[in-house]
RNA sequence: CAGGUCGGCCAGGUGAUCGCGGCGCUGAGUUUCACUCGGUGUUGAGGAAAGUCCGCACUCCACAGGGCACGGUGCCGGAUAACGUCCGGAGGGAAGCAACUUCCUGGAUCGGGCCACAGAAAUAUACCGCCAAGCUCACACUUUGUGUGAGCCGCAAGGGUGAAAUGGUGGUGUAAGAGACCACCGGCGCGGGUGGCAACAUUCGCGGCCAGGUAACCCCCACCGGGAGCAAGGCCAAGCAGGAACAAGGAGCUGCUCGUUCCAAUUGAGUUCCGGGUAGGCUGCACGAGGCGGGCUGAGAAGUCCGUCCCAGAUAGAUGAUCACCGGCCAACAAGAAUUGUUGGCUUAACAGAAUGCGGCUUAUCGGCCGGCCUGGUGG
Numbered sequence: 001c002a003g004g005u006c007g008g009c010c011a012g013g014u015g016a017u018c019g020c021g022g023c024g025c026u027g028a029g030u031u032u033c034a035c036u037c038g039g040u041g042u043u044g045a046g047g048a049a050a051g052u053c054c055g056c057a058c059u060c061c062a063c064a065g066g067g068c069a070c071g072g073u074g075c076c077g078g079a080u081a082a083c084g085u086c087c088g089g090a091g092g093g094a095a096g097c098a099a100c101u102u103c104c105u106g107g108a109u110c111g112g113g114c115c116a117c118a119g120a121a122a123u124a125u126a127c128c129g130c131c132a133a134g135c136u137c138a139c140a141c142u143u144u145g146u147g148u149g150a151g152c153c154g155c156a157a158g159g160g161u162g163a164a165a166u167g168g169u170g171g172u173g174u175a176a177g178a179g180a181c182c183a184c185c186g187g188c189g190c191g192g193g194u195g196g197c198a199a200c201a202u203u204c205g206c207g208g209c210c211a212g213g214u215a216a217c218c219c220c221c222a223c224c225g226g227g228a229g230c231a232a233g234g235c236c237a238a239g240c241a242g243g244a245a246c247a248a249g250g251a252g253c254u255g256c257u258c259g260u261u262c263c264a265a266u267u268g269a270g271u272u273c274c275g276g277g278u279a280g281g282c283u284g285c286a287c288g289a290g291g292c293g294g295g296c297u298g299a300g301a302a303g304u305c306c307g308u309c310c311c312a313g314a315u316a317g318a319u320g321a322u323c324a325c326c327g328g329c330c331a332a333c334a335a336g337a338a339u340u341g342u343u344g345g346c347u348u349a350a351c352a353g354a355a356u357g358c359g360g361c362u363u364a365u366c367g368g369c370c371g372g373c374c375u376g377g378u379g380g
Stems, first nucleotide, its partner, number of pairs: 001376010012326007020044010046351001050362002053360005058229004070225005075089005090105005106220002111218002113214003127159002129155002134152008167185006186210002188207008233283004242274005249263005290309008327347009
């Protein structure tokens, strides 16, 4: 320098004007509160606010204790409020020269189920084949037997099927064969040593133990899990209806008087009070497992300490627009070692939009910046 790989970060900045939501101060309507309309100051989306897939906080309901059922998780150790998340490690596999990425993970000697197609047979076997020791039959002969042929019996070496068919090589053995037996190799199990917190690694000895897979089928083992969710929940409370007490008047038409109209007089107008509670309002609801900077501990996830900051709360849902400068990008010209200067143009951003909050995961995403590592090339 080129290519690759992994991790982290940004998501233009400042100011002015106009517009919208929240809050503080203030003026007016209208005297307090509240509300409405102005003025002024301040503040106003994200890395995913998304999907709602996990885990919590918080709230209400339920709940003696034990068990069953159901659901979830599953190598080991750690982190955490918790997790199916994260960090570190172990074993096995895949692609890559490598950095690195990615997949799998309790138990198959408790037991049950299943294993397509092919194949004789899938946990069970004998299609082709091997044998002629044994038994039976037939035939021949030199006749208490021998030979030949067939069947039974025996075998699982070889062939064939399949993802998978009784570990491999050599020998002994046999009628033929076979861990049937032996040597070596491989695997498994048991017991011990060493290292490690552990998963596990490594090593020694013993046992012919050598008949598979699937637990994302049931099952077994260990651990975890009560239900519903901010439309949770709490408070205030028009109107209508209900209950209680008092009750002969009450309301309108002009402030008063008169008049008049309507309602009512125990089948009760009206007034006051009471409980529940609809509409509606307030709260929950913004100081929090909080942000930023730094120190220390740790391999890391993370923890801890110090300093500093206060940082959206809408309710049909505010967070936008224009201009200027800086910055950025592009083009031309000039000088040139990188690059610099001048002029002109553009400034568009992608995915997206809080609704109780938080930790994760997953998905979407224009354009960039920084760092670690690997491979190759070149120069010193």
Predicted 3D model of a 380-nucleotide RNA (Bacterial RNase P class A) from an Anaerolineales bacterium. The prediction has a mean pLDDT of 77. Its Rfam family is "Bacterial RNase P class A". From the family's description: Ribonuclease P (RNase P) is a ubiquitous endoribonuclease, found in archaea, bacteria and eukarya as well as chloroplasts and mitochondria.